[in-house]
RNA sequence: GCCGACGUGGCUCAGUGGUAGAGCAGCUGUUUCGUAAACAGCAGGUCGUCCGUUCGAUCCGGAUCGUCGGCU
Numbered sequence: 001g002c003c004g005a006c007g008u009g010g011c012u013c014a015g016u017g018g019u020a021g022a023g024c025a026g027c028u029g030u031u032u033c034g035u036a037a038a039c040a041g042c043a044g045g046u047c048g049u050c051c052g053u054u055c056g057a058u059c060c061g062g063a064u065c066g067u068c069g070g071c072u
Stems, first nucleotide, its partner, number of pairs: 001071007010024004018055001026042005048064005
C1' cells in the first nucleotide's frame, strides 16, 4: 500500500428497514441475628463519527476513525 471482518448500556453479546433487548455487574426493597443466595423492582444507550437513500435507518450506500486478521 491492497483486501476482509468487527464497532450496540460498565462487561459479554442479540437485534439485518417500523418506538433498542438479554445475561452478568450496579442501585433499591423483601427475606436473614448478619452476610451470601433467592425473589420483586429501578436506573443506565443520541447503536464509533459524518454525509446520503427512504415516509421511516442499529439495519442499505459512501467517506472517515479505531481494533483484529490476511496479502505484498
Predicted 3D model of a 72-nucleotide RNA (transfer RNA) from an Armatimonadaceae bacterium. The coordinates come from a structure-prediction model, not an experiment, and the mean pLDDT is 82. NCBI's taxonomy places the organism under Bacteria, Bacillati, Armatimonadota, Armatimonadales, Armatimonadaceae. Rfam family: tRNA. Rfam classes the family as a transfer RNA. RNAcentral holds the sequence, with entries from ENA.